[in-house]
Molecule: transfer RNA
Organism: Candidatus Woesearchaeota archaeon
RNA sequence: ACGGCUGUGUUGUAGUGGUAGCAAACCACCCUCCCACGGUGGAAGCCCGGGUUCAAAUCCCGGCAGCCGUA
Numbered sequence: 001a002c003g004g005c006u007g008u009g010u011u012g013u014a015g016u017g018g019u020a021g022c023a024a025a026c027c028a029c030c031c032u033c034c035c036a037c038g039g040u041g042g043a044a045g046c047c048c049g050g051g052u053u054c055a056a057a058u059c060c061c062g063g064c065a066g067c068c069g070u071a
Stems, first nucleotide, its partner, number of pairs: 001070007010024004018054001026042005047063005
């Protein structure tokens, strides 16, 4: 320099055009003499910019970051 893959809450991960879900962690309450376990509820997220579309995490273009490969 070129090519490929990946980018979703704090962390891990699902979601292939129509309400962004699950688990852990965190907070509050219940339970307990206390802790742990367990139960109920809550807060928190689509890497950035543009395009297509009635509608984009999803499709297209460009950029950024990480990983892998070729030289």